[in-house]
This is a predicted structure of a 475-nucleotide part of an RNA (small-subunit ribosomal RNA, 3' major domain) from an uncultured bacterium.
The full RNA is in RNAcentral, with records from ENA.
Context: one part of a larger RNA
């Protein structure tokens, strides 16, 4: 100087407390461990692994296993030699890859040499999701969006170092003020960026419709007000008032205002820590394989199942289930696509194809809600697992191993032990909608809006963190 202490002081955080809802019990989905297996490819493992890489394993993917093949190779570069006028189609063996072989026809330019392309041979050289993340780059997690981490000069100390950065206030903040052997500065904080909340203005189609006319319908004439869209502005700065304070910084209250003290949300992650993670995104040193650890293909596996754990979905019902009627979103996607109306089917879906490269057409029905009816506390008209039968769609192909529909079947489950998680406001809870990936396949992920709470006395305690101080036989 640090680190540590079941030392002290001050302070903060959904850390506790106050509340609301979960998970832990059930069934299923999914990941992991374990076990099994020819293989169940590999990685990730307290917080910081476990709906994680994977934003989508039937084949492919695919790295694993079985079996069948290839060896200058499936792809790429260079050179040499030699051949075929390029090359195409069909037949044969085979599970395919591949192999051998037959038939038929066949490029362009040029006088020609030759060139392109395709085989063959040879040589350089390829290839490796093989090992090492403890050789590395790059990228990432975490402490932590915590308020810290440092430097120059000066001064002090024999020196390691100290000071500044400590102190008194204050802040979300090393934020600011005052004081001070310090004076300044840098990386962080904040601000600058994006979205959102109010208003003005410009513009008015595909959006809008107040007044006028018209109609089944903003449909049409028309309008430029309103909504909305998207450009430019304005606005919030402790600016104003009062109080407190040290005449400071600031804090408390108030006014005006759409918004008030960082308005709300996002992006943004200092010096560093964990030899943290990744050689399987990629790149790369070294090592290893080279008729195989490379490469092609068929089928299988990654989907196994006594069990254990994590994350979720659906429930256990009446604030509900079922039936009928009826209302209101936002944000997105669409030409290999989205696909109206109409017709067929109980339905999944099919036939058909208008319109749309989209504020125009379409996916598209929002759901919870509201109105009416029914059920009457039951393992039930709750709950839907499981299984039988019949189908639909995608795709070369749904046996292993897809999703969905109809019908039948109707399991466990009556609110969950110890222990445990999230959340402070348009939040939790609840309700549906969209997108990426994608032929098909979400209860996951990423977004969107609808309805919309309770509670916070407070900081004694648990956890994590910051500053000062103290002890230390630790570095």
């Nucleotide at each position: 100087u640090g680190a540590c202490g079941g030392g002290g002081g001050c302070c903060c955080g959904c850390a506790c407390a106050a509340g609301c809802g979960g998970a832990g019990g059930a069934g299923c989905a999914u990941g992991u461990g374990g076990u099994u297996u020819a293989a169940u490819u590999c990685g990730a493992u307290g917080a910081u692994a476990c709906g994680c890489g994977a934003g989508g394993a039937a084949c492919c993917u695919u790295a694993c296993c079985u079996g069948g093949g290839c060896u200058c190779g499936a792809a790429c570069g260079u050179a040499u030699a030699g051949g075929g006028a390029a090359u195409u189609a069909u037949g044969c063996c085979g599970a395919a890859a591949g192999g051998g072989u037959a038939u038929a026809g066949c490029c362009a330019a040029g006088c020609a040499a030759u060139g392109g392309c395709c085989g063959u041979a040879u040589a350089c050289a390829a290839g490796g999701u093989g090992c090492u993340g403890c050789a590395u780059g790059g990228c990432u997690g975490u402490c932590g969006u915590c308020a810290g981490c440092u430097c120059g000069u000066g001064u002090c100390g024999u020196g390691a170092g100290a000071u500044g950065u400590u102190a008194g206030g204050u802040u979300a903040a090393g934020u600011c003020c005052u004081g001070c052997a310090a004076c300044g500065a840098g990386c962080g904080c904040a601000a600058c960026c994006c979205c959102u909340a109010c208003c003005u203005u410009u513009a008015g189609u595909u959006a809008c419709c107040a007044g006028c006319a018209u109609u089944u319908a903003g449909u049409u004439g028309g309008g430029g007000a309103c909504u909305c869209u998207a450009g430019a502005g304005a606005g919030a700065c402790u600016g104003c008032c009062g109080g407190u304070g040290a005449c400071a910084a600031a804090c408390c209250g108030g006014a005006g205002g759409a918004a008030g003290g960082u308005g709300g949300g996002g992006a943004u992650g200092a010096c560093g820590u964990c030899a943290a993670g990744u050689c399987a995104u990629c790149a790369u040193g070294g090592c290893c394989c080279u008729u195989a650890u490379g490469u092609c293909c068929u089928g299988g596996g990654c989907u196994a199942c006594a069990c254990a754990c994590g994350u979720g979905c659906u429930a256990c019902a009446a604030u509900g289930g079922c039936c009928g009627g009826u209302a209101c979103a936002a944000a997105g996607g669409g030409u290999u696509g989205c696909g109206a109306u109409c017709c067929c089917g109980c339905a999944a879906g099919g036939a058909g194809g208008a319109g749309c490269u989209a504020a125009u057409c379409u996916c598209a029905a929002a759901a919870a809600g509201c109105c009416g009816g029914u059920c009457u506390c039951a393992g039930u008209u709750c709950g839907g697992a499981u299984c039988g039968g019949a189908g639909u769609c995608u795709g070369c192909a749904a046996c292993u191993c897809g999703a969905c529909u109809c019908u039948g079947u109707g399991a466990g489950g009556u609110c969950g032990g110890a222990a445990u998680c999230g959340c402070u406001a348009g939040u939790a809870a609840u309700c549906g909608c969209g997108g990426a990936u994608c032929a098909g396949c979400a209860u996951g992920c990423c977004g969107c809006g609808g309805u919309g709470a309770a509670u916070a006395c407070g900081u004694u305690c648990c956890c994590g963190g910051g500053c000062c101080u103290u002890g230390u036989a630790c570095a």